[in-house]
Context: one part of a larger RNA
RNA sequence: CCUGAGAUUUCCAGUGGGAAGUGAAGACCCCGUGAAACUUUACUGUAGCUUGUUGUUGUAAUGUGAUUUAUGAUGUGCAGCGUAGGUGGGAGUUGUUUAAGGCGAAAGUCGCUAGGUUUUCGUUUAGACGCCCGUGAAACACCACCCUUCAUGAAUCGCAUUGCUCACUACGAAAGUAGGACACCAGCAGGUGGACAGUUUGGCUGGGGUGGCACACUGUUGAAAGGAUAUCAACAGUGCCCAAUGGUAGGCUCAGAUGGGUCAGAAAUCCAUCUAAGAGUGCAAGUGCAAAAGCCUGCCUGAUUGUACUUAUAACAAAACUAAGUUCAAACACGAAAGUGUGGACUAGCGAACCUCUAUGUCCUCCUUGAUGGGGGCUAGAGAUGACCGAAAAGUUACUCCGGGGAUAACAGAGUUGUCUCCCCCGAGAGCUCAUAUCGACGGGGAGGCUUGCUACAUCGAUGUCGGCUCUUCCUAUCCUGGUCGUGCAGAAGCGGCCAAGGGUGGGGGUGUUCACCCAUUAAAAGGGAUCGUGAGCUGGGUUCAGAACGCUGUGAGGCAGUUUGUUUAAUAUCUACUGGAAA
Numbered sequence: 001c002c003u004g005a006g007a008u009u010u011c012c013a014g015u016g017g018g019a020a021g022u023g024a025a026g027a028c029c030c031c032g033u034g035a036a037a038c039u040u041u042a043c044u045g046u047a048g049c050u051u052g053u054u055g056u057u058g059u060a061a062u063g064u065g066a067u068u069u070a071u072g073a074u075g076u077g078c079a080g081c082g083u084a085g086g087u088g089g090g091a092g093u094u095g096u097u098u099a100a101g102g103c104g105a106a107a108g109u110c111g112c113u114a115g116g117u118u119u120u121c122g123u124u125u126a127g128a129c130g131c132c133c134g135u136g137a138a139a140c141a142c143c144a145c146c147c148u149u150c151a152u153g154a155a156u157c158g159c160a161u162u163g164c165u166c167a168c169u170a171c172g173a174a175a176g177u178a179g180g181a182c183a184c185c186a187g188c189a190g191g192u193g194g195a196c197a198g199u200u201u202g203g204c205u206g207g208g209g210u211g212g213c214a215c216a217c218u219g220u221u222g223a224a225a226g227g228a229u230a231u232c233a234a235c236a237g238u239g240c241c242c243a244a245u246g247g248u249a250g251g252c253u254c255a256g257a258u259g260g261g262u263c264a265g266a267a268a269u270c271c272a273u274c275u276a277a278g279a280g281u282g283c284a285a286g287u288g289c290a291a292a293a294g295c296c297u298g299c300c301u302g303a304u305u306g307u308a309c310u311u312a313u314a315a316c317a318a319a320a321c322u323a324a325g326u327u328c329a330a331a332c333a334c335g336a337a338a339g340u341g342u343g344g345a346c347u348a349g350c351g352a353a354c355c356u357c358u359a360u361g362u363c364c365u366c367c368u369u370g371a372u373g374g375g376g377g378c379u380a381g382a383g384a385u386g387a388c389c390g391a392a393a394a395g396u397u398a399c400u401c402c403g404g405g406g407a408u409a410a411c412a413g414a415g416u417u418g419u420c421u422c423c424c425c426c427g428a429g430a431g432c433u434c435a436u437a438u439c440g441a442c443g444g445g446g447a448g449g450c451u452u453g454c455u456a457c458a459u460c461g462a463u464g465u466c467g468g469c470u471c472u473u474c475c476u477a478u479c480c481u482g483g484u485c486g487u488g489c490a491g492a493a494g495c496g497g498c499c500a501a502g503g504g505u506g507g508g509g510g511u512g513u514u515c516a517c518c519c520a521u522u523a524a525a526a527g528g529g530a531u532c533g534u535g536a537g538c539u540g541g542g543u544u545c546a547g548a549a550c551g552c553u554g555u556g557a558g559g560c561a562g563u564u565u566g567u568u569u570a571a572u573a574u575c576u577a578c579u580g581g582a583a584a
Base pairs, nucleotide, nucleotide: 008584009583010582011581012580013579014578015577017576018575019574022570029405030404031403032402034401035400036397037396038395039394042199043198044197045196046195048192049191050190051189052188053187054186055185058164059163060162061161062160063159064158065157066156067155068154069153070152071151072150073149075147085146086145087144088143089142092129093128094127101124102123103122104121105120106119107118108117109116110115168179169178170177171176202215203213204212211232216238217237218236219235220234221233239388240282241344242343246300247299248298249297250296251295252294254278256274257273258272259271260270280289281288283349285347286346287345304330305329306328308326309325310324311323312322332341333340334339355383356382357381358380359379361378363377364376365375366374367373412459413457414455415454416453418452420448421447422446423445424444425443429439430438466541467539468538469537471533472530473529474528475527476526479504480503481502482499483498484497485496486495487494507519508518509517547565548564549563550562551560552559553558
């Protein structure tokens, strides 16, 4: 100096394994006393519609109703000349002028069938009626005011119907025509009213939903021998009942067993003995209770009113409702008395403010009055909130949005390993005989971390989710090939075990499939891991947006591990890794 090999470093071109790579305060899920849109037989309202009424709004008739007023009539208990409405005044009134009264006729009206009353006509006569009798009450003799019922007339206010024209309305350039006190418009009141609006639509929760109530209370266990003590821990209860099942005084003793005894039996009622309770207690459980707290009978209402306090509720630690207890005072009940009694032997059986109602009173206050009356308050009680220290309240969202959360689910990881796969121990039995060639009940002990669960530890300012394609590597609990042992191994073919992971383990059919099934081959068509290896490598059939349809479901908006269809799979290579190349 040339050739080859190696180590190190640098560079170029690539590939996309990793940087749980970049992109976007996760869209799924949950939470927020967040939002929006939509729905409805959610709540509360509002337009609109409708009905009534008042105003705008005048006039007339008929019918009908009410009120007032005028005239006229009407009124039979018995007794009594008789069809006596009430009260007061009252001794006269009326007629002889237009004739009162009587008699007769006609018509109307009332009627209790006795008759009354009004009008008209004829005829006759100067009187007729009261005061006296009987009756609780005296004259329709006369006058005044009223009552019952009715008739007629008028006024006012209504209702119904029918007209009119002048408001008002429509058309028209106008004249006018049509409608007309109705429409329209305005006020007030009732009904209706997702057309529209504002809102609500609870909490706990081994994610949320569905379910349940562990949301207010009581007993026992848990509870670890002071007190306190949790879980959607275990076992059970309460939201009453009772005027006697309460108070008191007196009396009594239960369940069961044994023996005896008429009908009578295993059990009826009766007798004797034993037995501290084995019964009963209004209702759960616990604690109690025998001359009673159990069972009977008498009399009662203390299941009453006021006051002060204590305990539990509520350990420590403030506090409401509520429950229980103690004292004093009042008036009572029972008892001869001592005494007992402020509900039930004790521990569950309950409810704030506002509002309404009720009760009480020489009470307080405001308005009003001649008196009165009315409103409010004080005190006590009742009416309910069970989400039970108590808003007045239904849903949907896949059209969605915001703020958050790995405080909380779905994938993957981690932990665990019931379940799953595999192994071992024991060896009843099967195997003609014989447990262990082979199979192995009932049981017992493990390994693995491939199934499915459980937990919620990491990730919600994002680790791309099933299957397939591609490509690489690892494990062995070995399907084939290799070596070897046992055999119920003659041989052949098998069956079972041991060593062994070098290599291999394929092709098709329908299904999105993994899986499974099927077909023809094959030495064999083994099983698994690598973020259920692998989407900054591909695909996008499935799942899991928006559009749409079917079935079912819902009043509806909508919903459905039901079905069907449905056009977005980003960009880049800094580092590292690897592949190929080059240089020193």
Large-subunit ribosomal RNA, domain V from archaeon D22, 584 nucleotides, folded computationally.
Its mean pLDDT, the model's own confidence on a scale to 100, is 81.